[in-house]
RNA sequence: UCCCCCGUCGUCUAAUGGCAAGACACUCGGCUGUUAACCGAGUAAUGGUGGUUCGAGUCCACCCGGGGGAG
Numbered sequence: 001u002c003c004c005c006c007g008u009c010g011u012c013u014a015a016u017g018g019c020a021a022g023a024c025a026c027u028c029g030g031c032u033g034u035u036a037a038c039c040g041a042g043u044a045a046u047g048g049u050g051g052u053u054c055g056a057g058u059c060c061a062c063c064c065g066g067g068g069g070a071g
Base pairs, nucleotide, nucleotide: 001070002069003068004067005066006065007064010024011023012022013021018054026042027041028040029039030038047063048062049061050060051059
């Protein structure tokens, strides 16, 4: 320098172009002699900028970051 793959709550994973879901963690409440466990509720995310589209996490371009390959 070129080619390929990946990027979603704090973490790990979902999501046919049509309301971003779940688990763990965290916070609050219930339960209890207390803690833990258990039960209920809640907060919180699509790497960035453009484009396509009525509508983009999803498609396209470039950039950023990570991984792999070629020279």
Overview:
RNAcentral holds the sequence, with entries from MGnify. This is a predicted structure of a 71-nucleotide RNA (transfer RNA) from a soil metagenome. Rfam family: tRNA. The family's RNA type in Rfam is transfer RNA. The coordinates come from a structure-prediction model, not an experiment, and the mean pLDDT is 80.